[in-house]
């Protein structure tokens, strides 16, 4: 240069192939019960422009192009 992989919550990850109904788990984070305090248990909650643009669609995380980060392959 050239080919391929990955990018969703603080951290780890699933849904993407096969388009749909408020984007979910699982740890962490806060509040509150319980406890002398912490820890454990249990309740609840906060917490996302789905890497970024654009396009196609009634309807995009998801398909289509370009573009950025990274990894890992050849030259």
């Nucleotide at each position: 240069c050239g080919g391929g992989g990955u990018g969703u919550a603080g951290c780890g990850c699933a849904g993407c192939c096969u388009g749909g109904a408020u984007a979910g788990c699982g740890c962490g984070u806060c509040u509150g019960u319980u406890u002398u305090g912490g820890a454990u248990a249990c309740a609840g909650a906060a917490g996302g422009u789905c890497g970024c643009g654009u396009g196609u669609u009634c309807a995009a995380a998801u398909c289509a192009c370009g573009c950025c980060a990274u990894c890992c392959c050849g030259a």
Molecule: transfer RNA
Organism: Ferrovibrio sp.